A computed fold for an 84-nucleotide RNA from a bacterium, annotated as transfer RNA. The prediction has a mean pLDDT of 82. Its Rfam family is "tRNA". It is annotated as a transfer RNA. The sequence was found in a public genome assembly.
RNA sequence: GGUCGAGUGGUGGAAUUGGCAGACACGCGGGACUCAAAAUCCCGUGCCGUAAAAAGCAUGAGGGUUCAAGUCCCUCCUCGACCA
Repeated sequence: GGUCGAGUGGUGGAAUUGGCAGACACGCGGGACUCAAAAUCCCGUGCCGUAAAAAGCAUGAGGGUUCAAGUCCCUCCUCGACCA
C1' cells in the first nucleotide's frame, strides 16, 4: 500500500436483517439473611434537565438516503486478521 472484519452505558454483550436502543450478565449503590462476613435473595443503577417529574439527548467522528438509520451509502479515525 491492498482486501476483509469490528467500534453500542462503568465492563462484556443483545437489538428478530430499516420500525420502542441499551435486553441479559457482571460491576456498583441500598436492603433482607448472619454474632459478623461470604454465598443467596429483593430493589435501584446512561446523559442532560427538574423542587420532583416530563420533554429532550445518547450506537467511534462528520455528512447523505428515508416518514423512520445501531442497521443502507460516502469520507475520515481507532483496533484486529490476511495479502503484498